[in-house]
This is a predicted complex of two RNAs, RNase P RNA and transfer RNA, with 430 nucleotides together. It holds a member of the Rfam family "Bacterial RNase P class A". By type it is a ribozyme. The coordinates come from a structure-prediction model, not an experiment, and the mean pLDDT is 77.
RNA sequence: UGAGUACGAAAGACGAUCGCGGCUGGCUUUAAGCCAGAUGAGGAAAGUCCGAGCUCCAUAGGGCAGGAUGCCGGAUAACGUCCGGCGAGAGUGAUCUCAGGGAAAGUGCCACAGAAAUGUGUACCGCCUGCUUAGGCAGGUAAGGGUGGAACGGUGCGGUAAGAGCGCACCAGCAGUCUGGUAACAGGCUGGCUAGGUAAACCCCAUCCGGAGCAAGACCAAAUAGGGGAGGGAUGAAGCGGCCCGCUGAGCCUUCCGGGUUGUGUCGCUUGAGCUUGCAGGUAACUGUAAGCCUAGAUAAAUGAUUGUCACCGCUAUGCGGAACAGAACUCGGCUUAUUGAGUACUCAACCA
RNA sequence: GGUCCAGUAGCUCAGCUGGACAGAGCAACGGCCUUCUAAGCCGUGGGUCGUGAGUUCGAAUCUCGCCUGGAUCACCA
Repeated sequence: UGAGUACGAAAGACGAUCGCGGCUGGCUUUAAGCCAGAUGAGGAAAGUCCGAGCUCCAUAGGGCAGGAUGCCGGAUAACGUCCGGCGAGAGUGAUCUCAGGGAAAGUGCCACAGAAAUGUGUACCGCCUGCUUAGGCAGGUAAGGGUGGAACGGUGCGGUAAGAGCGCACCAGCAGUCUGGUAACAGGCUGGCUAGGUAAACCCCAUCCGGAGCAAGACCAAAUAGGGGAGGGAUGAAGCGGCCCGCUGAGCCUUCCGGGUUGUGUCGCUUGAGCUUGCAGGUAACUGUAAGCCUAGAUAAAUGAUUGUCACCGCUAUGCGGAACAGAACUCGGCUUAUUGAGUACUCAACCA
Repeated sequence: GGUCCAGUAGCUCAGCUGGACAGAGCAACGGCCUUCUAAGCCGUGGGUCGUGAGUUCGAAUCUCGCCUGGAUCACCA
């Protein structure tokens, strides 16, 4: 200098003028207006993909069905998230990726090709033996060829008519056992001699999950005639929205006809698993503790515009232009996606000293 | 705001219990028929299966992330 990897932060600063939202105080005046003050979007407010708080339905209970997760240990209110490790794979490397339990419980599938696709089944070419009417026939054989994504462990030596775990050595895998480690797992020894792939196919095992969602829900105001028809109902309506049990237990429920009334009402609504800094523990995620701080709460929805100085970048340079993605809607913890310019650490390559 | 659903040819749809050329009708184009057109008959082309990854030997189909569109106060007060 170039190419790359990881990480944590920032998201221009300070003013002026005009304007908007709710809040506090004051005034005019009686439902609005005026004045002053402080305050007013994000790292993703987004997608609504997970997990919770909160609310109602039993303070949510039992079973079946269904769903989610899936190496090990830890963190956490919880999680499909995060941290550390193990194993496998990718990369020269820094590093990165993994839905990473079970295929030796059972079932299904493995097209085409191929002799044969999982069964102690199979002989197309080839090899060997025997017979032969010389075309072949019978038997043995999975070492070699061929097919396929995958061919019944691999390599070598022996052995044999030719071959074969048939025998042996090493390697892979499996089972048992010992050592180390909390564990995943790693290493050693012994054994028999082989067990295909697929579970993001059904399934099995382990763990977790009741349902709905702030348009949840509560209260006030307004209105009032709870009218008429049909059906169901203490032999159980409805809550209960997968089903059964169980619980609660009714002038109730469903449907049709015809009517009355319906405020952009109040609460929920922002003090919370909250933020900042220091100290302590821990490899880390994170936890504990002390001090300080209050940081939008609107309802069709405000958070904006113009401009000055400084800072950054570019150019045709006393000037001109640019500055990303994007906008709260009950609130948090994550994930995913969109996106700007810098910084720190590390890796590789080339060059220079 | 919440919740739910869909995407395959120019249009409307099959295929979605993975299997190799992804089909059908209408439309388009060419030919036949006709004096010419329509109708009819014969043939042809046209698809990154919304998009990007993953699982698998193999994906329109299975899984995940995005994008686009739709249902709506007769899905929810």